[in-house]
Source information:
The prediction has a mean pLDDT of 81. Transfer RNA from a Candidatus Daviesbacteria bacterium, 72 nucleotides, folded computationally. It matches the Rfam family "tRNA". The organism belongs to Candidatus Daviesiibacteriota, within Bacteria.
RNA sequence: GGCCCCAUAGCUCAACGGUAGAGCAGUGCCCUCUUAAGGCAUUGGUUGCAGGUUCAAAUCCUGCUGGGGUCA
Numbered sequence: 001g002g003c004c005c006c007a008u009a010g011c012u013c014a015a016c017g018g019u020a021g022a023g024c025a026g027u028g029c030c031c032u033c034u035u036a037a038g039g040c041a042u043u044g045g046u047u048g049c050a051g052g053u054u055c056a057a058a059u060c061c062u063g064c065u066g067g068g069g070u071c072a
Stems, first nucleotide, its partner, number of pairs: 001071007010024004018055001026042005048064005
């Protein structure tokens, strides 16, 4: 330098054009003499950045940034 993959909640990951979700973590409550465990509820998002296509974009296209892989 060429090519490929990834970037979404504090963490690990879903969602493959039509309301952004789960588990863990956090918070509140229940239970318990207390803690742990357990149960119920709940908070939390500029979907890496900038443009484009579309009635509508996390999703499709382009560029950039960062990470990983591969070829030379």